[in-house]
RNA sequence: AAAGCAGGCUAGAUAACCGCGGAUUAAAUUCUGAGGAAAGUCCGGGCACUCAAGGGCAGGUCGCCGGAUAACGUCCGGUGCAGGCGACUGUGAGGAUAGUGCCACAGAAAUGUAGACAGCCGAUGGAAUGAAAAUUCACAGGCAAUGGUGCAACGGUGGUGUAAGAGACCACCGGGAAUAUCGAGAGGUAUUUGCCAGGUAAACCCCGACUGAGUGCAAGAUUGACAGGAAAGUUAAGGCUGCCCGCCGUUUUCCGAAAAAUCGCUGGAGGCUGUUGGUAACAACAGUUCGAGAUAGAUGGUUAUCAAAGACUUAAGGUCUUACAGAACCCGGCUUAUUGCCUGCUUUCAUU
Numbered sequence: 001a002a003a004g005c006a007g008g009c010u011a012g013a014u015a016a017c018c019g020c021g022g023a024u025u026a027a028a029u030u031c032u033g034a035g036g037a038a039a040g041u042c043c044g045g046g047c048a049c050u051c052a053a054g055g056g057c058a059g060g061u062c063g064c065c066g067g068a069u070a071a072c073g074u075c076c077g078g079u080g081c082a083g084g085c086g087a088c089u090g091u092g093a094g095g096a097u098a099g100u101g102c103c104a105c106a107g108a109a110a111u112g113u114a115g116a117c118a119g120c121c122g123a124u125g126g127a128a129u130g131a132a133a134a135u136u137c138a139c140a141g142g143c144a145a146u147g148g149u150g151c152a153a154c155g156g157u158g159g160u161g162u163a164a165g166a167g168a169c170c171a172c173c174g175g176g177a178a179u180a181u182c183g184a185g186a187g188g189u190a191u192u193u194g195c196c197a198g199g200u201a202a203a204c205c206c207c208g209a210c211u212g213a214g215u216g217c218a219a220g221a222u223u224g225a226c227a228g229g230a231a232a233g234u235u236a237a238g239g240c241u242g243c244c245c246g247c248c249g250u251u252u253u254c255c256g257a258a259a260a261a262u263c264g265c266u267g268g269a270g271g272c273u274g275u276u277g278g279u280a281a282c283a284a285c286a287g288u289u290c291g292a293g294a295u296a297g298a299u300g301g302u303u304a305u306c307a308a309a310g311a312c313u314u315a316a317g318g319u320c321u322u323a324c325a326g327a328a329c330c331c332g333g334c335u336u337a338u339u340g341c342c343u344g345c346u347u348u349c350a351u352u
Base pairs, nucleotide, nucleotide: 001348002347003346004345005344006343007342008341009340012306013305014304015303016302017301018300020033021032022031023030035324039335040334042333043332044331045330046329047216048215049214050213051212059211060210061209062208063207064078065077066076067075068074079093080091081090082089083088094206095205099204100203101200102199103198117147118146119143120142121141124140125139126137127136128135129134155173156172157171158170159169160168174196175195176193177192178191179190180189181188182187220263221262222261223260228255229254230253231252232251233250234249238248239247240246270289271288272287273286274285275284276283277282308322309321310320311319312318313317
């Protein structure tokens, strides 16, 4: 310098004027007002209401090991496998000798210690010829080495062996098992042993762990105007009506209910700094701090100066542009969108 890998930070700053939401005040003043993803609503929790005695079955979710956490399908550290020269990355990664199912097309044969289509052999037995040696036939039969089909053909390559072949035997490689040893564990290493017929569990299923179901703050709680309705009373006053009943009225209670008001609502598994423990995720302790709360939804606009980057034009500088995006009960994650920059590491090349 080029090409990469991993991690982190940032999301313009200041001032003035106008305007909007909230707090405060008698009023003015004053203070305060979006994000790293507020997004998607994909997981997990808090909180609220409804249903559900309790236990089991069933169902659902998760699935290498250990840890973190309120919890998780998240995070951290490790193991195995796969990819990369490497930094590093990915991983739905329990069980296929518990059982059942399925494996299209092609192919002789797709799971049964299978499968002779082409093929090899025909030692042995048989037949023919021959005096014999032997030759021929491919009849009984032997063979998975070669070809072909297929995602997949029953460990692979090479040799010995044989009539031809075959882990039948040998060497190396791959896998399994046993033993020893290391590790907390997933697993690692070594030795021995021919033990070696697939795949699929995001097919049923088996094993283990966890798990009441549903609806989401427009949840839900309290108050409650105008209509309208129901019940009770009338001791006191009134009308129909002189008296009783009844009706009206009146008093009380209840129902009802305004896109009504208040609460829920933002001080919380909160933020920041430091120390300690831990490889880390994270935890404990100490100090400090309060940082939107609308309700159909405020958080905006203009001007000036400065800063960064880019484009254009010029050589003095000037002009223009500035990413994704917009809180709605609150947290922890994941995923997706996106601006500019920094740090560490890897490989190759060049120079010293």
Description
Bacterial RNase P class A from a Candidatus Gastranaerophilales bacterium, 352 nucleotides, folded computationally. A source record names the gene rnpB. The source organism's lineage runs through Bacteria, Bacillati, Candidatus Melainabacteria and Candidatus Gastranaerophilales. The prediction has a mean pLDDT of 78. It matches the Rfam family "Bacterial RNase P class A". Rfam's curators write: Ribonuclease P (RNase P) is a ubiquitous endoribonuclease, found in archaea, bacteria and eukarya as well as chloroplasts and mitochondria. Its family is annotated with ribonuclease P activity, tRNA processing and dimeric ribonuclease P complex in the Gene Ontology.